Predicted 3D model of a 146-nucleotide RNA (SAM riboswitch aptamer (S box leader)) from Murinocardiopsis flavida. NCBI's taxonomy places the organism under Bacteria, Bacillati, Actinomycetes, Nocardiopsidaceae, Murinocardiopsis. The coordinates come from a structure-prediction model, not an experiment, and the mean pLDDT is 79.

C1' cells in the first nucleotide's frame, strides 16, 4: 500500500505536560481557554487473536485414515467394510487477560439507492428533509494472506 472475512444502537477517564484546535473526508451539528490535538503516567472497558476448557456436528466436516475392536480368512499380512477413540476443522458456551484495540455524542447525523412519513406547491407532473426503516459507499478495529 491494496485484497479477503468478521464486527461497529453495549461498555469504559483521571492526573501531568502542552497551548488551539478536535470530532477521517465534504455538509450539518457538536466538543473545546471551566484548556483542543499531541506526548507521558496511572486507571478502566471489551473480548478480535493467542492459551486452557465444556458441549454439539460423522453412510466422515477432514487426511490418498493416527490408534483400538469387530467382521471377512484355515491362518497371517495388506486393502476395503462396521463400531469406538485420538488429532484437526466448523459451530455454540465458559475461564484467563499474553498480542492488539478502545474509554463525548449509534461509526455524532447525513452523503448513493429503495420504502415510509412530514412540509411546500398543486389540475397533474413535482420539489425539499442531515425524520423513521432497509440496502450500499466510505471509514475504523481485529484476524488472515499478498
Nucleotide at each position: 500500500u491494496g485484497c479477503u472475512c468478521a464486527u461497529c444502537c453495549a461498555g469504559a477517564g483521571g492526573g501531568g505536560u502542552g497551548g488551539a484546535g478536535g470530532g477521517a473526508c465534504c455538509g450539518g451539528c457538536c466538543c473545546u481557554g471551566c484548556g483542543a490535538a499531541g506526548c507521558c503516567c496511572c486507571g478502566g472497558c471489551a473480548a478480535c487473536c493467542a492459551u486452557c476448557u465444556c458441549g454439539g456436528c460423522g453412510u466422515u466436516c477432514g487426511a490418498c485414515u493416527c490408534c483400538c475392536g469387530c467382521a471377512u480368512u484355515a491362518a497371517c499380512a495388506g486393502g476395503a467394510g462396521c463400531g469406538g477413540g485420538g488429532c484437526g476443522g466448523c459451530c455454540g458456551g465458559g475461564a484467563c487477560a499474553g498480542g492488539u484495540g478502545c474509554c463525548a455524542a449509534c461509526u455524532c447525523c447525513g452523503g448513493c439507492c429503495c420504502g415510509g412519513g412530514a412540509u411546500c406547491a398543486a389540475a397533474u407532473c413535482g420539489a425539499u428533509c442531515a425524520c423513521c426503516g432497509g440496502g450500499g459507499c466510505a471509514g475504523a478495529u481485529g484476524a488472515g494472506g499478498g